[in-house]
This record gives sequence, structure tokens and C1' cells, in this order.
RNA sequence: GGGUCCAUAGCUCAGUGGUAGAGCAUUUGACUGCAGAUCAAGAGGUCUCUGGUUUGAACCCGGUGGGCCCU
Repeated sequence: GGGUCCAUAGCUCAGUGGUAGAGCAUUUGACUGCAGAUCAAGAGGUCUCUGGUUUGAACCCGGUGGGCCCU
């Protein structure tokens, strides 16, 4: 330099154009002599950045960062 894949909650990851989800972690409550386990409820996201298409973006171009292959 060329090709290809990835970027979504604190972590690991889903997500078929119709307004964001799971598990673990965390907070509160119940239970317990205290804790753990269990149960219930909650909080936590401008979906990496810029532009574009669309009524509507997780889509598309480009940038940035990272993985792999080739040279």
C1' cells in the first nucleotide's frame, strides 16, 4: 500500500427500516440473627465521528480506532 471483518448499557453480546434488548455486574426492597443464595422492582445508551437516502436508520459514502490475510 491492497483486501476483509468489527465499533450498540460498566463487561460479554443480540437486534429483519417502525422509535433500544438479554445475561452478568450495580442500586433498592422482601427473605435472613448477619451475610450468601433466591424473589420483586429500578437505574444505566445522542447505537464510535461527520455527511447522505428515507415519513422514520441499526441502512449507505467517507473519517477514526481495532482484528485478520496479502504485499
The RNA shown here (transfer RNA) has 71 nucleotides and comes from Brachypodium distachyon.
Its Rfam family is "tRNA".
The coordinates come from a structure-prediction model, not an experiment, and the mean pLDDT is 83.
It is recorded under the gene name tRNA-Cys-GCA-5-1.